[in-house]
Context: one part of a larger RNA
């Protein structure tokens, strides 16, 4: 000094646990805000640091129900004062009050302050209460350059503002990065901005198909990593048929025509408004003719001794002063009931019968949601036939051009969409069936609205081959705290005595800390620096070795 080995310490792994996470199911919900929201600031308690909760009425105040003995919220005990069968405390419905910032809105501002104005009250000189922004839209007074007028003032009404980390649609719209460099390309129509909506969009065929046929949208499975598309690199990437969603729903309007009023008219008509009528493709409708006067459907209002849910709750079965072990029985042996309750959880170890609960069963003064019934009010809603006279969405469809979009990057590029630019037809029409022609098949643009299946968030229940304190949410603890950054932002560590505080009276040693005895208890090597207590280290003591 090196190994060994033993006892101690330190240290905080690992085993148990779990008032937390995480994911999925099912239900109901699904905007809030000038009646001042989301969010803070500051205060609020007898004592009060934080943390919850309230707002000068301040851990709260009214009232209506549940409930039924204790109660003054949590760390976190303690003192004080108190409240309660004249029903507290708690829970659940409806109200009151709700400083000060903040859209913040009487003006300011370096939020959480700061300084007004009118106009009412009174305790009468200092308070209280009301209003006073800006845009938008109607109404009305008024009123300039300029005579009518308008422009601008001014008042009332009434809407708007601003917030929501998801979803959806829309409008603008990257780069990094992959191509093993890099420009088409890809990232990606992402991310970010900006508007909208409660779901949101889409949606009732000018819509696929293929010789057979289907019959609005959505969403999901599959076709299919297929056809294709692509510096044919890296990549992108469908449709079509099928199968399903306890999910279905279809409509309305312009146009011919007719009437009413206004208006303008070369008196032939025209235009505008408002009402009939009318909504399609085996065309349909307007006009004409013939049949009928009929049945259904929906939205809104009143009512209601109607129902159902939710928002507080009730009821709720059956074992033992029997043994044994133990610190403790719910174990173990013994003898018994219940069960539409043997899910779960506590209780001093492992309880169906002890507690909470479970199965089953029942409840609401008050708010809210949806349904039923009754009246009543509006609005929709039928059929045949002849003619070929009218009507069926024009600067549109289609072209060129130069761009996007479709899985398709210009390619044979059909489609659909925008900007210049050009420019039809009117059912003896027009469009599509991937260049383009015929045929042949289908549809009927150029107007709009449409509920559910779908998306996401919120409670509330229920589940788990999900994690168990370096896991599991970043967060089982005073956590989006503490700390860092001017900011935007970034962001922890930290759970466990013991059934039970029964957390060491009282002696001793010390100036405390802290040990000794002693007490408690099953255990104090269980002493709050607390189960359990592993290795690294490190002390000490032995023995070997140098």
């Nucleotide at each position: 000094g090196g190994c060994a080995c033993a006892a101690a310490g330190u240290g905080g792994a690992u085993g148990c646990c779990u008032c937390g996470a995480c994911u999925c199911c099912a239900a109901a919900c699904u905007c809030c805000g000038a009646u001042g929201a989301a969010g803070g600031a500051c205060g609020u308690g007898g004592c009060u640091a934080a943390c919850u909760g309230c707002g000068a009425a301040a851990a709260g105040c009214u009232u209506c129900g549940g409930c039924g003995a204790g109660c003054u919220g949590u760390u976190a005990a303690g003192c004080a004062a108190g409240c309660a069968u004249u029903g507290a405390c708690c829970c659940g419905g409806a109200g009151a009050u709700a400083u000060c910032c903040c859209a913040a809105u009487g003006g300011g501002g370096a939020a959480a302050c700061c300084c007004g104005c009118u106009c009412c009250g009174u305790u009468u000189u200092a308070c209280g209460g009301a209003g006073c922004a800006c845009g938008g839209u109607g109404c009305g007074c008024u009123a300039a350059a300029u005579a009518c007028a308008u422009a601008g003032g001014c008042g009332c009404a009434u809407c708007g503002a601003g917030g929501a980390c998801a979803c959806u649609c829309g409008g603008c719209g990257a780069a990094c990065u992959g191509a093993a460099a890099c420009a088409u390309c890809u990232a990606a129509g992402u991310a970010g901005c900006c508007g909208g909506g409660g779901a949101a969009a889409a949606g009732a065929a000018a819509u696929c198909a293929a010789u057979a046929g289907a019959g609005a949208u959505u969403c999901c499975c599959u076709u299919a990593g297929u056809a294709g598309u692509g510096g044919c690199g890296a990549g992108c990437g469908a449709a079509c048929a099928g199968g399903g969603a306890u999910a279905u729903a279809g409509c309305c309007c312009a146009a011919a025509c007719c009437g009413u009023a206004u208006u303008c008219u070369a008196c032939g008509g025209g235009a505008u408004a408002c009402g009939g009528g009318g909504u399609u493709g085996u065309a349909g409708g307007a006009c004409c003719u013939c049949a009928a006067c009929a049945u259904g459907a929906a939205a809104c209002u009143u009512a209601u001794u109607u129902c159902u849910a939710u928002u507080a709750g009730u009821c709720a079965a059956a074992u033992g002063c029997g043994g044994c072990u133990g610190g403790a029985a719910a174990g173990c042996c013994c003898a018994a009931c219940c069960a539409u309750a043997g899910a779960g959880g506590g209780u001093a170890a492992u309880a169906g019968u002890c507690c909470c609960g479970u199965c089953g069963a029942c409840g609401a003064a008050a708010a809210u949601a949806g349904g039923g019934u009754a009246a009543g009010u509006u609005u929709c809603u039928a059929g045949a036939g002849u003619g070929u006279u009218c009507c069926u969405g024009a600067g549109u469809a289609g072209g060129g051009u130069c761009g996007g979009a479709c899985a398709c990057g210009u390619g044979u590029a059909a489609u659909c969409c925008g900007g210049c630019u050009u420019g039809a037809a009117u059912c003896u029409g027009g469009g599509a069936g991937g260049a383009c022609c015929a045929c042949c098949u289908u549809c009927c643009a150029a107007g709009g609205c449409u509920a559910a299946a779908u998306a996401g968030g919120u409670u509330u229940g229920g589940a788990g081959a999900u994690c168990u304190a370096u896991a599991g949410c970043g967060a089982a603890c005073a956590a989006g705290u503490a700390c860092c950054g001017u900011g935007a932002g970034g962001g922890a560590a930290a759970g466990g005595u013991g059934a039970a505080a029964a957390g060491c009276a009282c002696c001793c040693c010390g100036a405390g800390a802290g040990g000794g005895g002693g007490a408690u208890g099953a255990a104090a090597u269980a002493g709050u620096a607390u189960c359990u207590g592993a290795a690294a280290c490190u002390u000490u003591g032995u023995g070997c070795u140098u």
Molecule: large-subunit ribosomal RNA, domain I
Organism: Patescibacteria group bacterium